The RNA shown here (transfer RNA) has 73 nucleotides and comes from Schistocerca gregaria. Its Rfam family is "tRNA". About the family: Transfer RNA (tRNA) molecules are approximately 80 nucleotides in length. The family's RNA type in Rfam is transfer RNA.

RNA sequence: GCCGUGUUAGCUCAGUUGGUAGAGCGUUUGCCUUCUAAGCAAAAAGUCGUGGGUUCGAGACCCGCACGCGGCU
Numbered sequence: 001g002c003c004g005u006g007u008u009a010g011c012u013c014a015g016u017u018g019g020u021a022g023a024g025c026g027u028u029u030g031c032c033u034u035c036u037a038a039g040c041a042a043a044a045a046g047u048c049g050u051g052g053g054u055u056c057g058a059g060a061c062c063c064g065c066a067c068g069c070g071g072c073u
Base pairs, nucleotide, nucleotide: 001072002071003070004069005068006067007066010025011024012023013022019056027043028042029041030040031039049065050064051063052062053061
């Protein structure tokens, strides 16, 4: 330098054919318990890596860039 692939909540990951973004774990609060753990209920937490484009509408499509991983040279 070229090719492929990934980037979504604190962590691990879903998100199918473009239609207002979710789960598990964790965190916080409450309930329960003599206490803790477990259990139950609720809540908080996202400019979807970044800048553009297409579209009535983009996490998903197109282009550039950044970073990680793999391959080729």